RNA sequence: CGACGUCUUCAGGGCGGGGCGAAAUUCCCCACCGGCGGUAGGCCUUUCGAGGCGAGCCCGCGAGCGCUUCCGCCAUGCGGAAGGUCAGCAGAUCCGGUCCAAUGCCGGAGCCGACGGUUGGAUGCGGGCAACCACAUCCUCAAAGUCCGGAUAAAGAGAAGACGGCA
Numbered sequence: 001c002g003a004c005g006u007c008u009u010c011a012g013g014g015c016g017g018g019g020c021g022a023a024a025u026u027c028c029c030c031a032c033c034g035g036c037g038g039u040a041g042g043c044c045u046u047u048c049g050a051g052g053c054g055a056g057c058c059c060g061c062g063a064g065c066g067c068u069u070c071c072g073c074c075a076u077g078c079g080g081a082a083g084g085u086c087a088g089c090a091g092a093u094c095c096g097g098u099c100c101a102a103u104g105c106c107g108g109a110g111c112c113g114a115c116g117g118u119u120g121g122a123u124g125c126g127g128g129c130a131a132c133c134a135c136a137u138c139c140u141c142a143a144a145g146u147c148c149g150g151a152u153a154a155a156g157a158g159a160a161g162a163c164g165g166c167a
C1' cells in the first nucleotide's frame, strides 16, 4: 500500500407573499429545495509530489410502490415475512458563447420530483353527563417535490474510522 473479515459512527432539503373559495403550505401567480457513486476543460491551495471543491435533468445507484416466492386468515382479497433487477412505476435540457474537444465551464431560457392521506353538509342509528365521537346512506368536493403518514425510519446508495488478518 492492497484483497478479505468483524465492528462503530455518520448518511435529505424545501411554502414566504398574494389570488379565488365554506375549505387549498394541495389549485392559480410569484417564491423556495436538489441524496449517493462515477465522469471533469472550471475554481482554490501547494512544500510542485500532490490535495480540495465542482452535473437534480450525462452514466449508474438508493428508500417507496409494483412484482415474485413463502406463511396465515373470516380467501380471487387482506395481513405478515423474504427476495432485490428479473419486466415495470421512474423522472427531467435545450439554446448561445469559448475551445481540438463541453448535455459538465460561462450566459440565458426551460424542465423534473415514489406510495398512501386530505372538503363541507343532510338524514338515521349507536356511545357519552356533556363537549363530542363512531358507523351507515345520500349530496357536494380541492389535484402536494415542500403538509401529515409508514418513519425517532430499526431501511439505505454510500462515506469515514477502529480492530483483525493475508501477501
Stems, first nucleotide, its partner, number of pairs: 002166001004164007016030004032145001033113002035061004042053004056111002064089002067083007093109005115149003120139005126133002
Molecule: FMN riboswitch aptamer (RFN element)
Organism: Rhodanobacter fulvus Jip2